A computed fold for a 76-nucleotide RNA from a soil metagenome, annotated as c-di-GMP-I riboswitch aptamer. Of the family's consensus pairs, 95% are formed in the model. Its Rfam family is "c-di-GMP-I riboswitch aptamer". Rfam's curators write: GEMM was predicted in a large-scale screen for bacterial structured RNA regulatory elements. Genes associated with GEMM are involved in a diverse array of functions, including chemotaxis regulation, signal transduction, secretion and chitin. The coordinates come from a structure-prediction model, not an experiment, and the mean pLDDT is 87.
RNA sequence: GACAAGGGCAAACCCAUCGCGAGGUGGGGACGCAAAGCCACGGGACUGGCGUCUACCAGUCAGCCGGGUUACCGAA
Numbered sequence: 001g002a003c004a005a006g007g008g009c010a011a012a013c014c015c016a017u018c019g020c021g022a023g024g025u026g027g028g029g030a031c032g033c034a035a036a037g038c039c040a041c042g043g044g045a046c047u048g049g050c051g052u053c054u055a056c057c058a059g060u061c062a063g064c065c066g067g068g069u070u071a072c073c074g075a076a
Stems, first nucleotide, its partner, number of pairs: 001073001008033002013028006031063001037069003041066003044061006
């Protein structure tokens, strides 16, 4: 980051399955993505617990943002 090339990933939803749950995994399926590869470090949202509230503890989301790190092509 291009009306390029080779490609890649896979939202919602459906089926199966795991989980108290947010959600995860596999298959189907494509809304989209130039890092929609990876990382829970910071912020944020969500779930569970205790609790009047505040606070605290444990967890989830990388396709919420920032950051770190790795990677294909090579026109401007």